[in-house]
Predicted 3D model of a 114-nucleotide RNA (SAM riboswitch aptamer (S box leader)) from Cohnella herbarum. The source organism's lineage runs through Bacteria, Bacillati, Caryophanales, Paenibacillaceae and Cohnella. Of the family's consensus pairs, 97% are formed in the model. The RNAcentral record of the sequence draws on Rfam.
RNA sequence: AUCUUAUCAAGAGCAGGCGGAGGGACUAGCCCUAUGAAGCCCGGCAACCGACGUAUUUUAUUAUACGCACGGUGCUAAAUCUUGCGGAAACUUAACGUUUCUGACAGAUGAGAG
Numbered sequence: 001a002u003c004u005u006a007u008c009a010a011g012a013g014c015a016g017g018c019g020g021a022g023g024g025a026c027u028a029g030c031c032c033u034a035u036g037a038a039g040c041c042c043g044g045c046a047a048c049c050g051a052c053g054u055a056u057u058u059u060a061u062u063a064u065a066c067g068c069a070c071g072g073u074g075c076u077a078a079a080u081c082u083u084g085c086g087g088a089a090a091c092u093u094a095a096c097g098u099u100u101c102u103g104a105c106a107g108a109u110g111a112g113a114g
Stems, first nucleotide, its partner, number of pairs: 002113007013042001016041003022032003026084001028082002043076003047073004052067005080106001085103007
């Protein structure tokens, strides 16, 4: 890199340090940024896995929920910022179009496989 699976409208310094011009995956928009972008450190959050604790449950640390922030990842502007391909409904129209809901595609993260 690939496959499977779960989650993605919440949360976390727009007043920390270094750094110096880009960034928000991609398309099309629209945004952020020298009143400092990416990246690194510190701080913070708490999504998953593990550890620990409590309650219920089970033949059984079996299963479920909550807590914790100790470990492994992760995250830390805007709904995954919106959008992309379908379906439905409403509004409107000569047509175009707009809005809402919904299912995929794509993406991100965790866990497992190989």